RNA sequence: GGUCCUGUAGCCCAGCGGCAAAGGCGGCACCCUUACAAGGUGACAAUCGGCGGUUCGAGUCCGCCCAGGACUA
Numbered sequence: 001g002g003u004c005c006u007g008u009a010g011c012c013c014a015g016c017g018g019c020a021a022a023g024g025c026g027g028c029a030c031c032c033u034u035a036c037a038a039g040g041u042g043a044c045a046a047u048c049g050g051c052g053g054u055u056c057g058a059g060u061c062c063g064c065c066c067a068g069g070a071c072u073a
Stems, first nucleotide, its partner, number of pairs: 001072007010025003018056001028042004049065005
C1' cells in the first nucleotide's frame, strides 16, 4: 500500500429502514437480614466514532475520514 472486520450507557453485548435503542455486569434507592453476602423490586444512564449523502423516515443503506484489529504484498 491492498482486502476485510469492528466502533451502540462506566464495562460487555443485541438491535429485518418505521415506538424518544433490548439485555447483562457495575453504580444508585428500597425490600429482605441482628448484620454482611446472596436474592428480590424500582428508577437512572447510550442524540449509536466524526462529517456528508439517499429516503417521508437511518443505529441500520452509500461515500469520505478517524480509531482499533485480522489477513496479504

This is a predicted structure of a 73-nucleotide RNA (transfer RNA) from a soil metagenome.
Its Rfam family is "tRNA".
The coordinates come from a structure-prediction model, not an experiment, and the mean pLDDT is 82.
The sequence is in RNAcentral, with records from MGnify.